Predicted 3D model of RNase P RNA and transfer RNA as a complex of 492 nucleotides. Rfam match: Bacterial RNase P class A. It is annotated as a ribozyme. Its mean pLDDT, the model's own confidence on a scale to 100, is 78.
RNA sequence: CAGGUCGGCCAGGCGGUCGCGCCUCGCGACUCCGGAUCCUUCAAGAAUGGGGCGCGGGGUGAGGAAAGUCCGGGCUCCACAGGGCACGGUGCUGGGUAACACCCAGGCGGGGUAACCCGACGGAAAAGGGCCACAGAAAAGCAGACAGCCGGGGCAGCCUAGGCCGCCCCGGUGAUGGUGAAAAGGUGGUGUAAGAGACCACCGGCGCUCGUGGUGACACGGGCGGCCAGGCAACCCCCACCGGGAGCAAGGCCAAGCAGGGGCGAGACCGUUCCCAUCGGGUCUGAGACCCGACGGGGAACAGGCGCGGGGCGGCCCGUCCCGUCCGAGCCCCGGGUAGGCCGCUAGAGGCGGCGGGCAACCGCCGUCCCAGAUAGAUGACCGCCCACGACAGAACCCGGCUUAUCGGCCGGCCUGGGUG
RNA sequence: UGGGGGAUCGUCUAACGGCAGGACAGCGGACUCUGGAUCCGUAAGUCGAGGUUCGAAUCCUCGUCCCCCAG
Numbered sequence: 001c002a003g004g005u006c007g008g009c010c011a012g013g014c015g016g017u018c019g020c021g022c023c024u025c026g027c028g029a030c031u032c033c034g035g036a037u038c039c040u041u042c043a044a045g046a047a048u049g050g051g052g053c054g055c056g057g058g059g060u061g062a063g064g065a066a067a068g069u070c071c072g073g074g075c076u077c078c079a080c081a082g083g084g085c086a087c088g089g090u091g092c093u094g095g096g097u098a099a100c101a102c103c104c105a106g107g108c109g110g111g112g113u114a115a116c117c118c119g120a121c122g123g124a125a126a127a128g129g130g131c132c133a134c135a136g137a138a139a140a141g142c143a144g145a146c147a148g149c150c151g152g153g154g155c156a157g158c159c160u161a162g163g164c165c166g167c168c169c170c171g172g173u174g175a176u177g178g179u180g181a182a183a184a185g186g187u188g189g190u191g192u193a194a195g196a197g198a199c200c201a202c203c204g205g206c207g208c209u210c211g212u213g214g215u216g217a218c219a220c221g222g223g224c225g226g227c228c229a230g231g232c233a234a235c236c237c238c239c240a241c242c243g244g245g246a247g248c249a250a251g252g253c254c255a256a257g258c259a260g261g262g263g264c265g266a267g268a269c270c271g272u273u274c275c276c277a278u279c280g281g282g283u284c285u286g287a288g289a290c291c292c293g294a295c296g297g298g299g300a301a302c303a304g305g306c307g308c309g310g311g312g313c314g315g316c317c318c319g320u321c322c323c324g325u326c327c328g329a330g331c332c333c334c335g336g337g338u339a340g341g342c343c344g345c346u347a348g349a350g351g352c353g354g355c356g357g358g359c360a361a362c363c364g365c366c367g368u369c370c371c372a373g374a375u376a377g378a379u380g381a382c383c384g385c386c387c388a389c390g391a392c393a394g395a396a397c398c399c400g401g402c403u404u405a406u407c408g409g410c411c412g413g414c415c416u417g418g419g420u421g
Numbered sequence: 422u423g424g425g426g427g428a429u430c431g432u433c434u435a436a437c438g439g440c441a442g443g444a445c446a447g448c449g450g451a452c453u454c455u456g457g458a459u460c461c462g463u464a465a466g467u468c469g470a471g472g473u474u475c476g477a478a479u480c481c482u483c484g485u486c487c488c489c490c491a492g
C1' cells in the first nucleotide's frame, strides 16, 4: 500500500424567525371547585388553597432499531397460585442474570492460507412404533442372485479328440457390473471350485474396561472384543429441565346519565323454634275458655348438613374457596344511557465517571446527573452558510434480549499478500 | 395498542413428506348459415428468502400482505 476480518462510536452541522407537547415561575377582579359567614329553606358568599383558560419568562422534547410482537421478566387482576394428567417449550458443558430460546468462557463438528466465522449440538445396537417415493434382483436386519463368476447334471453343436461354445435344471458366491440419496468397513495377503472378517497384518470406526488431565462437556494413552451395527427424532416417542391464566383496552377512583322487558335455569331435601287449623285427654256448671300430648297437613324465621347449579378468562380429574338454590346465582335475547375527568404514567434490574473482584459476560462500593410522557395523539416549517449532499424510519405501561430494515462516515485491534528501509 | 387466524392457476377449491389435480373463466379447433349449448385440445399456480430431509405446498426460522376480535 492492497485485500480481508472483528469490535466500538456517529446518524448532517451552525445561526436566525415562527409554531407544537410537557414541566416550572410570574401576572390576570376570566372561570370552576372550595366553603368561614348568614342560617327554617332557597339564595348569596370572604380568605388561604386547588384545577382550567389567557399573556409573558425559563427549562426540556424520539431511535439504534422507537419496528416485528419472536422469547424472557417486572407490574396489575383472577381468594391462595395447590397436586396429577394432558399440552407447549428448551436441549453439548460450566458460569452470568430478575429471567430467557439471550450473553460470556470452554468442548466437539464444519468452513477458511490465516485473523476469524458458522452449528435446533441429548438419545437411531443393548425402550418401542413409523417412514425411506421412482429406479433396482434386493431398502433394513441374522437383507438381497438381474447380469457376471464357480461346481455338478442333462441336451445339442464344432474341431486338430480333449478341449471350445450354446441352451436348460440344481447348487455355491455379495469379489465385479448395473440401479439408487443410501446396497451392510478400507488396503494387502492366506485360503478356495469361485469367493467372502471365513482367517491374518496394518488402518479406520464402535462398544466394554483401566489410567492420566479437567468442576464438567471432553481429550490423550493402554488393554480386550471381528462387534463392523444405514438414514430420518425441525415424524411419533424416550430422557432431563422449565411453564397457572390473562393482559395497561390490565386494574382502580370520581362525575354525569338511563327504563326496563322476555326466555332458560339447580331440592319445592333433612334439622331447630314458633304460629294456624285437626284429633285425643284433663280442669271449670255450660256455650265456650285454658292446659297437656300426638301423627300427618299448611305457613314463617334461623343457622347448619348433604345434594345440585354457577364462577375462580385454554382442556380434563382431584382438592379448595366464593356465590346461589324458586323473593332464584348465572347465561342468552330485545330495549335504554354514557362517549367526560383523574390515577396507573415514568427515578429506573437508569445514565456517566472512578476504585475493587472476575479470562470474560457480569457483580460490588463511592461520587455525580435527571434524560419525552401525549389521549386524535407534540419533535415541524421557512431563510442563510458549510460539507461527505444526508439511509432506514416516529415513543403510547416499563425493562433485558433476539430478529428484520438501514445512505454513509470516523476510530481501533488482528490476519494475509506485495514493496521499501 | 394488544390478541388470534390465513395466503395453492384469473376466481373458487383438493392434495398420509414422494410426478401439484378438479370446476368455472380464457385461448384454439370440431359441430352450426350464425350464436349458445355440447365435444376435443391447450396455457397458467404452491406469497418471498433461508434451513431440516435423498426429496418440502406440507416440517422449522425470518420477512411481506390480508382478514377477524377486544373499551
Stems, first nucleotide, its partner, number of pairs: 001417010012386007020061009030052004037044001063392001067403002070401005075247004082318004087243005092106005107121001108119004122238002128236002130232003146177002148173008157164003185203006204228002206225008251343004260334005267306001269305002271302006278294007307325006350369008387390001422491007431445004439475001447463005468484005